This is a predicted structure of a 71-nucleotide RNA (transfer RNA) from a Candidatus Micrarchaeia archaeon. The RNAcentral record of the sequence draws on ENA. Lineage of the source: Archaea > Nanobdellati > Microcaldota > Candidatus Micrarchaeia. Its mean pLDDT, the model's own confidence on a scale to 100, is 84. It matches the Rfam family "tRNA". About the family: Transfer RNA (tRNA) molecules are approximately 80 nucleotides in length.
């Protein structure tokens, strides 16, 4: 210095244009004398801007992080 990948909850992971879903782990009720485990409901995210489209996590363009190749 070039050139490709990634980016979604506290973590981890799915979703190929049409209500973001799942495990864990949080909290709250049931259960127990009690903890636990177990059952039930609940909050919680699409890196940032910008385009394209009735509509974007999803396509395109920048920008920030990280990765992996070349030099």
């Nucleotide at each position: 210095g070039g050139a490709g990948g990634c980016a979604u909850a506290g973590u981890c992971u799915a979703a190929u244009g049409g209500u973001a879903g799942g495990a864990c782990g949080g909290c709250a009720c049931c259960c127990u004398u009690a903890c636990a485990a177990g059952g039930u409901g609940c909050a919680g995210a699409c890196a940032g801007g910008a385009g394209u489209u009735c509509g974007a996590u999803u396509c395109u363009c920048c920008u920030u992080g990280c990765c992996u190749c070349c030099a």